RNA sequence: UUCUUAUCCAGAGUGGCGGAGGGACUGGCCCGAUGAAACCCGGCAACCCAAAUGUAAAUUUAGGUGCCAAUUCCUGCAGAAUCCGUUUGGAUUUUGAGAGAUAAGAG
Numbered sequence: 001u002u003c004u005u006a007u008c009c010a011g012a013g014u015g016g017c018g019g020a021g022g023g024a025c026u027g028g029c030c031c032g033a034u035g036a037a038a039c040c041c042g043g044c045a046a047c048c049c050a051a052a053u054g055u056a057a058a059u060u061u062a063g064g065u066g067c068c069a070a071u072u073c074c075u076g077c078a079g080a081a082u083c084c085g086u087u088u089g090g091a092u093u094u095u096g097a098g099a100g101a102u103a104a105g106a107g
Base pairs, nucleotide, nucleotide: 001107002106003105004104005103006102007101008100013041015040016039021031022030023029025076027074028073042068043067044066046065047064048063050061051060052059053058072099077096078095079094080093081092082091083090084089
C1' cells in the first nucleotide's frame, strides 16, 4: 500500500506538559485561553493472542494494536413512506450503498 471478512446508537481523568487549533474530506453544525492538537501518565474494552480455571459454554489475568465530546456529530449516492406545496419542488422518517475508522488474514 491493495484485497477479503467482521464491527462501528455502549464505554473511557476536575491529571501533567504544551500553547491554537480540532472534529478524515464536502456542506453544515459543534468543541477550544473556563486552554485545541501533539507528547507523558491514567482509563475504556472492539479484534487478535498466551496462561490458568472449567466437561463445555465461558470467566479471570497478562500481552499486541486500537480507542477515550456529540450515533462514524449530521450530511454527500439511490430507494421507500409521510407531510407541505403545485414552480414537479421542499421538509421529515426509514432502508441500502458509497466514503471513512479499527482489528485479523492474505498479496
This is a predicted structure of a 107-nucleotide RNA (SAM riboswitch aptamer (S box leader)) from Sporolactobacillus laevolacticus DSM 442. It matches the Rfam family "SAM riboswitch aptamer (S box leader)". Gene Ontology term of the family: regulation of gene expression. RNAcentral holds the sequence, with entries from Rfam and Ribocentre. NCBI's taxonomy places the organism under Bacteria, Bacillati, Caryophanales, Sporolactobacillaceae, Sporolactobacillus laevolacticus. The model forms 91% of the base pairs in the Rfam consensus. The same sequence occurs in records of 2 taxa.